[in-house]
């Protein structure tokens, strides 16, 4: 310093140009004698960071920063 993956709510992960979702997990509310388990709603996200393209960007393009592999180089 090369090459490939990856970076998205607390946490795991989906969405590859047209409104940012799931599942957990929080909160509340049903149920229960109570919990647990189920139902039902809500709260939570500058999509890593700056910039460019485009009527529009998590999404394409450059640059840059973390992470994980590799393969190279010293020893």
């Nucleotide at each position: 310093c090369g090459c490939a993956g990856g970076g998205u709510g607390g946490c795991g992960c989906a969405g590859c140009g047209g409104u940012a979702g799931c599942g957990u997990a929080c909160c509340g509310g049903g149920u229960u004698c109570a919990u647990a388990c189920c139902c039902c709603g809500g709260u939570g996200g500058u999509c890593g960071c700056g910039g460019g393209u485009u009527c529009g960007a998590a999404u394409c393009c450059c640059g840059c920063c973390c992470c994980u592999g590799c393969a190279a180089c010293c020893c």
A computed fold for a 75-nucleotide RNA from Sphingopyxis sp. 113P3, annotated as transfer RNA. NCBI's taxonomy places the organism under Bacteria, Pseudomonadota, Alphaproteobacteria, Sphingopyxidaceae, Sphingopyxis. The sequence is in RNAcentral, with records from ENA.